[in-house]
Molecule: transfer RNA
Organism: Anaerolineae bacterium
RNA sequence: GCCGGCAUAGCUCAGGGGUAGAGCGUCCGCCUUGUAAGCGGAGGGUCGCGAGUUCAAAUCUCUCUGCCGGCU
Repeated sequence: GCCGGCAUAGCUCAGGGGUAGAGCGUCCGCCUUGUAAGCGGAGGGUCGCGAGUUCAAAUCUCUCUGCCGGCU
């Protein structure tokens, strides 16, 4: 230099045009003599930046940034 993959909650990841979710973690409650475990709930997101397409974009397209891999 060329090609490909990935970027979504604190962490690990789903979701591939029409309400943004799960597990773990955090907080609160129940349970317990108390703690852990268990059960119920809450909070937490400009979906990496910018632009385009569309009535509508996390999702499709392009540029850029970061990480990973392959080729030279």